c-di-GMP-I-GGC riboswitch aptamer from Gracilibacillus orientalis, 87 nucleotides, folded computationally. It matches the Rfam family "c-di-GMP-I-GGC riboswitch aptamer". Its family is annotated with cyclic-di-GMP binding in the Gene Ontology. Its mean pLDDT, the model's own confidence on a scale to 100, is 86. The sequence was found by an Rfam model in a public genome assembly. Taxonomically the source falls in Gracilibacillus (Bacteria, Bacillati, Bacillota, Bacillaceae).
RNA sequence: UGAGAAAAAGGCAAACUGUUUGAAAAGACAGGACGCAAAGCCUAGGGUCUAAGGGUAUAAUUACCUAUGAUGGCCUGGUUACCUAAA
Numbered sequence: 001u002g003a004g005a006a007a008a009a010g011g012c013a014a015a016c017u018g019u020u021u022g023a024a025a026a027g028a029c030a031g032g033a034c035g036c037a038a039a040g041c042c043u044a045g046g047g048u049c050u051a052a053g054g055g056u057a058u059a060a061u062u063a064c065c066u067a068u069g070a071u072g073g074c075c076u077g078g079u080u081a082c083c084u085a086a087a
Stems, first nucleotide, its partner, number of pairs: 003084002011036002016031006034073001040079003044076003047071003053066005
């Protein structure tokens, strides 16, 4: 430099439950571990989810469109880093 072991130190924490925030998607905190070698950070590109506000149609109910919302533990990218056997 690169790589990631049925190794070691250390780390993160899905589902679910409780409290709480939010219109929702979803988030925060606590418990909890399915997993993770970047499941650290950024959130740029694509994907996915939501539709408060706005828009279109409607007599109305309502339906549909829309991200400026969300995810990032869906993929790609950027960036920083712990440990260490074989090669």